Source information:
Large-subunit ribosomal RNA, domain II from Candidatus Niyogibacteria bacterium RIFCSPLOWO2_12_FULL_41_13, 708 nucleotides, folded computationally. Its Rfam family is "Bacterial large subunit ribosomal RNA". Rfam links the family to the GO terms structural constituent of ribosome and ribosome. The source organism's lineage runs through Bacteria, Bacteria candidate phyla and Candidatus Niyogiibacteriota.
Context: one part of a larger RNA
RNA sequence: GCCAACGAGUUCUCUUGUUUUCUUUGUCUAAUCCCGUAGGGGAGGAGGCACAGUGAAAGCGAGCGUGAAUAGCGCGUUCCCCGCGAUGAGCGGGGAUUAGAAAACGAGGGAGACCCGAAGCCAGGUGAGCUUGCCAUGACCAGGGUGAACCCCGCCGAAAGGCGGGGGGAGGCCCGAACCGGUAAGUCGUACAACGCUUUCGGAUGAGUUGUGGUAAGAAGUAAUAAGCUAAUCGAACCUGGUAAUAGCUGGUUCUCUCCGAAAUAGCUUUAGGGCUAGCGUCCCGUUUAGAUUCUCCAGGUAGAGCACUGGUUGAGCAGCAUAGGGAGAAAUCUCGGCAGCUCAGUCAAACUCCGAAUGGGAGAAUUGUUCCGGGGCAGUUAGACUAUGGGGGCUAAGCUCCAUCGGUCAAAAGGGAAAGAGCCCAGAUCUCCAUCUAAAGUCCCAAAAUCUUUGCUAAGUGCGAAUAAGGCGGUAGGAUUUCACAGAUAGCGAGGAAGUUGGCUUAGAAGCAGCCAUCUUUUAAAGAGUGCGUAACAGCUCACUCGUUAAGAAAUCCCGCGCCAAAAAUACAUGGGGCUAAGCAAAGUACUGAAGAUGAGGACCGAGCACAUAAUUUAUUAUGUGCUCGGUGGUAGGAGAGCGUUCUUAAAGCGUUGAAGCCUAAUCGCGAGAUUGAGUGGAGCUUUAAGAAGUGAAAAUGUUGGC
Numbered sequence: 001g002c003c004a005a006c007g008a009g010u011u012c013u014c015u016u017g018u019u020u021u022c023u024u025u026g027u028c029u030a031a032u033c034c035c036g037u038a039g040g041g042g043a044g045g046a047g048g049c050a051c052a053g054u055g056a057a058a059g060c061g062a063g064c065g066u067g068a069a070u071a072g073c074g075c076g077u078u079c080c081c082c083g084c085g086a087u088g089a090g091c092g093g094g095g096a097u098u099a100g101a102a103a104a105c106g107a108g109g110g111a112g113a114c115c116c117g118a119a120g121c122c123a124g125g126u127g128a129g130c131u132u133g134c135c136a137u138g139a140c141c142a143g144g145g146u147g148a149a150c151c152c153c154g155c156c157g158a159a160a161g162g163c164g165g166g167g168g169g170a171g172g173c174c175c176g177a178a179c180c181g182g183u184a185a186g187u188c189g190u191a192c193a194a195c196g197c198u199u200u201c202g203g204a205u206g207a208g209u210u211g212u213g214g215u216a217a218g219a220a221g222u223a224a225u226a227a228g229c230u231a232a233u234c235g236a237a238c239c240u241g242g243u244a245a246u247a248g249c250u251g252g253u254u255c256u257c258u259c260c261g262a263a264a265u266a267g268c269u270u271u272a273g274g275g276c277u278a279g280c281g282u283c284c285c286g287u288u289u290a291g292a293u294u295c296u297c298c299a300g301g302u303a304g305a306g307c308a309c310u311g312g313u314u315g316a317g318c319a320g321c322a323u324a325g326g327g328a329g330a331a332a333u334c335u336c337g338g339c340a341g342c343u344c345a346g347u348c349a350a351a352c353u354c355c356g357a358a359u360g361g362g363a364g365a366a367u368u369g370u371u372c373c374g375g376g377g378c379a380g381u382u383a384g385a386c387u388a389u390g391g392g393g394g395c396u397a398a399g400c401u402c403c404a405u406c407g408g409u410c411a412a413a414a415g416g417g418a419a420a421g422a423g424c425c426c427a428g429a430u431c432u433c434c435a436u437c438u439a440a441a442g443u444c445c446c447a448a449a450a451u452c453u454u455u456g457c458u459a460a461g462u463g464c465g466a467a468u469a470a471g472g473c474g475g476u477a478g479g480a481u482u483u484c485a486c487a488g489a490u491a492g493c494g495a496g497g498a499a500g501u502u503g504g505c506u507u508a509g510a511a512g513c514a515g516c517c518a519u520c521u522u523u524u525a526a527a528g529a530g531u532g533c534g535u536a537a538c539a540g541c542u543c544a545c546u547c548g549u550u551a552a553g554a555a556a557u558c559c560c561g562c563g564c565c566a567a568a569a570a571u572a573c574a575u576g577g578g579g580c581u582a583a584g585c586a587a588a589g590u591a592c593u594g595a596a597g598a599u600g601a602g603g604a605c606c607g608a609g610c611a612c613a614u615a616a617u618u619u620a621u622u623a624u625g626u627g628c629u630c631g632g633u634g635g636u637a638g639g640a641g642a643g644c645g646u647u648c649u650u651a652a653a654g655c656g657u658u659g660a661a662g663c664c665u666a667a668u669c670g671c672g673a674g675a676u677u678g679a680g681u682g683g684a685g686c687u688u689u690a691a692g693a694a695g696u697g698a699a700a701a702u703g704u705u706g707g708c
Base pairs, nucleotide, nucleotide: 001708002707003706004705005704006703011111012110013109014108015107016106017105018104019103020102021101022100023099026049027048028047032043033042034041035040053060054059063075064074065073066072078096079095080094081093082092083091084090114252115251117249121242122241123240124239125238126237132216133215134214135213136212137211138210139209140208141206143175144174145173146171150167151166152165153164154163155162156161179203180202181201184199185198186197187196218234220230221229222228255643256642257641258640259639260638265278266277267276268275269274279381280380281378282377283376284375285374286373291368292367293366294365295364296363297362298361304355305353306352310349311348312347313346314345315344316343317342318341320339321338325336326335327334328333384410385409386408387407388405389404390403391402392401393400415426416425417424430603431602432601433600435599436598437597441593442592443591444578445577446576450590452589453588454587455586456585457584463580464579471565472564473563475562476561478559479558480557481556482555483554484553492549493548494547495546496545498522499521500520503517504516505515528543532541533540604633605632606631607630608629609628610627611626612625613624614623615622616621617620644697646694647693648692649691650690651689652688653687654686655685662681663680665678666677667676668675669674
């Protein structure tokens, strides 16, 4: 991992609701006794509760208490409907209520309470054969080195003493085996080993090592202290018990079909991943038009707009204000400013409004037809997500965050499209069909359908994907305005482009061309006191301007379509790919394709209405069935309904050696859970119907056990 078996809302009690059946000769029994294998059944009325209340109580009693009271008040004496009767008293009937009882089902409280799961807490015991300390008694430490105290001898000395030699053998001394340890690296790492092995390393006569016996323990021991060790267990051992501890947490929770179908919000919460109440779902009962849509009327101060108020703000003008505003000036004064006011023009506002929608809200009518509302049973939800629009926060950042819309979708929604895709676009899957029409989106091939029609644009593979700026472009299409032009424009080509003069100043120089000032006159077809190069300065080249030649358009500005540059990322350029000059872009048109949408045909189920039949009774209703018409049938949490199957019990009916159960295979029936029958196998029990009771359905729980 697979297979098989086992594996999770149960039982008791109290409360409450629904359904059904009953009682209301009050009701329940406790101890105890009897019966029974047991679950359980029967007896038992002692006693409790109820049958009358009220008062603190004595007490009184359908009344009582208070009080002087016959008043008032408080608590009581059950209520409703129908008929007779007179609308009263009274009588009769019925219902509710009361008290309930039983069963089933739905919930809640108490219990282990759907199942599995802690780390832990407490109690009583068991452990020092591991390890820590201590006690008693034993054992062990190759070899080598160093050479303390002390003793003796010799020499020197007056002595104290000094020097030398020999002996001696001290030490938590030195080197180094056994032994004890465990420094560093490697190795091993389903190991040789739940800590080893190899090399290396520390101690090795001592606070040494070690055998045997003993001793100290769980909030306790022991500890040269590491919270170490106390049997592979230690910041509180192990075993058993309390114990099914508790778990607002995680996981799991077993057959089918039908109807409806949420929430991720508010308030409170030692509350925020949990609860309670409300909101939203479902089922039952009830009120009866209260709901929804359209129309008419009404209130409003948002969007927008505006400047009439409040406040801000730009320009111009007018008339002011000021005891140090800046600058210039000797001053007069001039100039630049400041402040608030008025006029004109322009402009801004969530906390401005002379105005002012849409949507939404209220009322009244009409239409539709149970949607609304009230009561009750049962929930789930209170982590939401993206998208559109209006806003706050942020950077008008975020697949960001917080609100709003009785927005949309997903959640809980499949189908088609967007290459692929929760939240985008289209559209809501009851079932079948090799029928038809469409939506979004598409129609060259992959790949269903136009290589469709018309008119333009693009030349960049721009584009055919979402998206990319400022700035730049004599790329190209279109439009507008102005000017020049056969009296010859524009471009090219052939020429000229002069003189006073090197203008004056400045300067080393300044001659058109460093700079400053002026910018005239003449000759001309025309020619600047000079447009740009150039020179040290001249020179030289060139332009403006003019003539000739040629010959028909030329120049400038603005708007706009499509393009171009700007434009950088790591496997290979990625319209999805091929590829495309349209199969790109813009505008228009006609076809076609295209979904679980719509339509067509035929079934199933649910609801409403009508008709018929049957049955029951309360005799006009209910139930069932059939037919027709209309409407509906996506679905998580969840609510409601109807069924299938397993084991056992009771009753009845059956089957079985002429072959039961089980297994296996085929066919048929049922929407389905499932059922029936035939063949084979098997070899002794089994089924149906009506009820009843549950150890009643497995694919998941790192589930449990077994097998492979």